This is a predicted structure of a 71-nucleotide RNA (transfer RNA) from a Patescibacteria group bacterium. Model confidence (mean pLDDT): 82 of 100. The sequence was found in a public genome assembly. Rfam family: tRNA. About the family: Transfer RNA (tRNA) molecules are approximately 80 nucleotides in length. Rfam classes the family as a transfer RNA. The organism belongs to Bacteria candidate phyla, within Bacteria.
[in-house]
RNA sequence: GGGGGCGUGGUAUAACGGUAUUACAUUCGUCUCCAAAACGAAUAACGGGGGUCCGACUCCCUCCGCCCCUG
Numbered sequence: 001g002g003g004g005g006c007g008u009g010g011u012a013u014a015a016c017g018g019u020a021u022u023a024c025a026u027u028c029g030u031c032u033c034c035a036a037a038a039c040g041a042a043u044a045a046c047g048g049g050g051g052u053c054c055g056a057c058u059c060c061c062u063c064c065g066c067c068c069c070u071g
Base pairs, nucleotide, nucleotide: 001070002069003068004067005066006065007064010024011023012022018054026042027041028040029039030038047063048062049061050060051059
């Protein structure tokens, strides 16, 4: 230089055009003499920008970052 893949709460993940899932963690509550465990609830996320579309995590362009193959 060429080709390909990935980027989602604090962490790990799903969703492949229709109001973003689940687990852990965190906070609050129930229970307990206290704590743990268990159970219930809450908070929190689509890498940046632009485009297409009634509607975009999803499709297109560009940039940034990471990984793989190749010269």